[in-house]
């Protein structure tokens, strides 16, 4: 140097192809239940969707660059 894949919530991912209200489980909190605790169960908070720009009435999501990881050619 070239290509290919990933980056989304504290932690592990969906959603991206086919643009429309950002999610799921775990984890925190809060309440229930219990003589307590743990388990169950009901809520609750938590996001610059890796950067920056572009296209569109709308962009996680389509397009340029660039960043950073893991993996191939040379």
């Nucleotide at each position: 140097g070239c290509c290919u894949c990933a980056g989304u919530a504290g932690c592990u991912c969906a959603g991206c192809c086919u643009g429309g209200c950002a999610g799921a489980g775990c984890g925190a909190c809060c309440g229930c239940c219990u003589c307590g605790u743990a388990a169950g169960c009901g809520g609750u908070a938590g996001g610059u969707c890796g950067a920056g720009g572009g296209u569109u009435c709308a962009a996680a999501u389509c397009c340029c660059u660039c960043c950073u990881g893991a993996g191939g050619c040379u």

Overview
Transfer RNA from a Microcaldota archaeon, 74 nucleotides, folded computationally. It matches the Rfam family "tRNA". Rfam classes the family as a transfer RNA. About the family: Transfer RNA (tRNA) molecules are approximately 80 nucleotides in length. Gene Ontology term of the family: triplet codon-amino acid adaptor activity. Model confidence (mean pLDDT): 85 of 100. RNAcentral holds the sequence, with entries from ENA. Lineage of the source: Archaea > Nanobdellati > Microcaldota.